[in-house]
Context: one part of a larger RNA
RNA sequence: AUUGAACGCUGGCGGUAGGCUUAACACAUGCAAGUCGAGCGGUAACAGAGAUAGCUUGCUAUCUGCUGACGAGCGGCGGACGGGGGAGUAAUACUUAGGAACAUGCCUUGGGGUGGGGGAUAACUAUUGGAAACGAUAGCUAAUACCGCAUAACGUCUACGGACCAAAGAGGGGGCUUAGGCUCUCGCUAUUGGAUGUGUCUGCGUGGGAUUAGCUAGUUGGUGAGGUAAUGGCUCACCAAGGCGACGAUCUCUAGCUGGUCUGAGAGGAUGAUCAGCCACACUGGAACUGAGACACGGUCCAGACUCCUACGGGAGGCAGCAGUGGGGAAUAUUGCACAAUGGGCGCAAGCCUGAUGCAGCCAUGCCGCGUGUGUGAAGAAGGCUUUCGGGUUGUAAAGCACUUUCAGCGGGGAGGAAGGCCAAGUAGUUAAUACCUGCUUGGAUUGACGUUACCCGCAGAAGAAGCACCGGCUAACUCCGUGCCAGCAGCCGCGGUAAUACGGAGGGUGCAAGCGUUAAUC
Numbered sequence: 001a002u003u004g005a006a007c008g009c010u011g012g013c014g015g016u017a018g019g020c021u022u023a024a025c026a027c028a029u030g031c032a033a034g035u036c037g038a039g040c041g042g043u044a045a046c047a048g049a050g051a052u053a054g055c056u057u058g059c060u061a062u063c064u065g066c067u068g069a070c071g072a073g074c075g076g077c078g079g080a081c082g083g084g085g086g087a088g089u090a091a092u093a094c095u096u097a098g099g100a101a102c103a104u105g106c107c108u109u110g111g112g113g114u115g116g117g118g119g120a121u122a123a124c125u126a127u128u129g130g131a132a133a134c135g136a137u138a139g140c141u142a143a144u145a146c147c148g149c150a151u152a153a154c155g156u157c158u159a160c161g162g163a164c165c166a167a168a169g170a171g172g173g174g175g176c177u178u179a180g181g182c183u184c185u186c187g188c189u190a191u192u193g194g195a196u197g198u199g200u201c202u203g204c205g206u207g208g209g210a211u212u213a214g215c216u217a218g219u220u221g222g223u224g225a226g227g228u229a230a231u232g233g234c235u236c237a238c239c240a241a242g243g244c245g246a247c248g249a250u251c252u253c254u255a256g257c258u259g260g261u262c263u264g265a266g267a268g269g270a271u272g273a274u275c276a277g278c279c280a281c282a283c284u285g286g287a288a289c290u291g292a293g294a295c296a297c298g299g300u301c302c303a304g305a306c307u308c309c310u311a312c313g314g315g316a317g318g319c320a321g322c323a324g325u326g327g328g329g330a331a332u333a334u335u336g337c338a339c340a341a342u343g344g345g346c347g348c349a350a351g352c353c354u355g356a357u358g359c360a361g362c363c364a365u366g367c368c369g370c371g372u373g374u375g376u377g378a379a380g381a382a383g384g385c386u387u388u389c390g391g392g393u394u395g396u397a398a399a400g401c402a403c404u405u406u407c408a409g410c411g412g413g414g415a416g417g418a419a420g421g422c423c424a425a426g427u428a429g430u431u432a433a434u435a436c437c438u439g440c441u442u443g444g445a446u447u448g449a450c451g452u453u454a455c456c457c458g459c460a461g462a463a464g465a466a467g468c469a470c471c472g473g474c475u476a477a478c479u480c481c482g483u484g485c486c487a488g489c490a491g492c493c494g495c496g497g498u499a500a501u502a503c504g505g506a507g508g509g510u511g512c513a514a515g516c517g518u519u520a521a522u523c
Base pairs, nucleotide, nucleotide: 001522002521003520005519006518007517008516009515012370013369014368015367016366017365018363019362020328025326026325027324029323030322031321034077035076036075039074040073042070043069046068047067048066049064050063051062052061053060054059055058084281086279093206094205096203097202098201099200107194108193110191112189113188114187115149117147118146124139125138126137127136128135129134155164156163157162169186170185171184172183173182207253208252209251214244215243216242219241220240221239222238223237224236225235226234256278257277258276259275260271261270262269263268283304284303285302286301287300306317307316308315309314334360336359337358338357342356343354344353345352346351373403374402375401376400383394384393385392386391407464409459410458411457412456413455417450420446422444423443424442425441426440427439428438429437467512468511469510470509471508472493473492474491478507479506480505481504482503488495489494
């Protein structure tokens, strides 16, 4: 000088940042990932409309998916992001500089295609098993769900002859009712570039121990095959006998790495909280499925430990998400508000979801700022302490007098964080179209958790606001009383055995100040 600090005494306000360093210990409860009806069949609930019946004439009952919508279901996209803690990992990691043998949803770019068929299945209905979790059987039905056929290149493979590979529709509008590539928008499909993020390889570097000196059989290399998105002993068959090591292999202990942070003139040393990048993990161990992407925190399966339910046959669970509880500990906060903003998922959109995030609450935990008054005031009051008894000191300190009102308090006013989205009109594009849709302009009514916001004005009154450590030397600051090697102090030297500036108290002083000291830790 510093700290994610703790402890003791004390404590007025605001801003700003931070807040389980220990048990990757166990977890009650709530929430943290949904969304789309413009993919589909539909209608459990709500609302509207219509119809029928009853009548207390505006209510009740029933029906109709007709409309707004929508439980459950099929389907799509997203649950691989965001959020968490750091157990493991000394190299399958990180940092930095490079490489080639890859795939890449959404986004973007370019030119193509979007033809014609089929069979199912949930929901539902019926029957039925089970305490439950969850099922079973039969029957019905739809799709942007599933499967063939056609088409097939600037795609893939190729022996260069050729062979092979796809798709799905939905919504708005017009003209005659429907319907149609008539038109617009959104999709779907194969493909070319790009972007993004991922996988993979190589070099240098990134801890301690030699009281660890030898280690290694898929081991090192080759050929062939398999496997992967892709290179490769990645795996396998065969062949060769290699490969690593005092420039520290192997073994063992410790540890997430970095940008950074602290310190220091620097070199260096220590460190890796918050914030940001990468990695690994998700009760413990293992495994794959789906998918563009996982071997998947709030998915699946198996095993284990633990907890819970049970009708004893069988089932359920995973806070190292946000709060919160117990436990451990010197020690670390609310079971808060809101999606208003930023961002994310889904959706054409409106919107819905979002413990990400924005805010609020608690804590002097740190840093920064402000205040606790200002001026005047000598009878140098009283009281305290001290005294050589004259006095000295506390001390302009107080009282008194004259002012001010920051902050806190009370009462008013009051930005900005709001961009958008919605409705209407005009205009341009598109088009057969003055529909629809899209862009632009103008107008209107609106959207704020924080919030009793920041800030401004007014009101009253010095009113509500100072402590802590130290005073032998180092080291700024001294006297008296008590004690008498006792009680005690102490960072080092050392004080204390009858005048202790070193113990305890008092008066006085010194240093910091809403803090001050102590302890711990680093330089």